[in-house]
């Protein structure tokens, strides 16, 4: 950094405790899912072939990989993130970083009840300038 923590019980191990399985219960975070409301109408002329969910990870322009779409490398734009340190929070700038990846399965807009799911992972370094709250000395 992230939602990605905490507690109790109760098990195996242990001298004891942490960690490890279980089950519960908080809080964090996601999806499904009513009325209303959107969407759903008609001509024409071209192209394509699903659609959606989580994430900050989206989008358009050049040039190349190929004639083309997809894609995929380099650039540049607008658009999102995260870090920026006296103890906290909020905010503006320098400044340095990231825009990966994964999933449902032809199907989901909002949705109150109500239902279902996560709670993993990755990292190891700063003391660049302000503002306003609180607290503290």
């Nucleotide at each position: 950094c992230u939602a990605a923590u905490c507690c109790a019980c109760g098990g195996g191990c242990c001298a004891a405790u942490c960690a490890c399985c279980g089950u519960g219960g908080a809080g964090c975070g996601g999806g499904g899912g009513a009325c209303c409301c959107a969407u759903c109408u008609g001509c024409g002329u071209c192209c394509c072939u699903g659609g959606g969910g989580c994430u900050a990870a989206u989008u358009c322009c050049g040039c190349g990989g190929u004639c083309a779409a997809c894609c995929c490398g380099c650039g540049g734009g607008a658009g999102g993130c995260g870090c920026g340190a006296g103890c906290u929070c909020u905010u503006u700038c320098a400044g340095c970083g990231c825009c990966a990846g994964c999933c449902c399965g032809u199907c989901a807009g909002c949705u109150a009840a109500c239902c279902c799911c996560g709670c993993c992972g990755g990292c190891c370094g700063a003391c660049g300038a302000a503002a306003g709250a609180g607290g503290a000395a």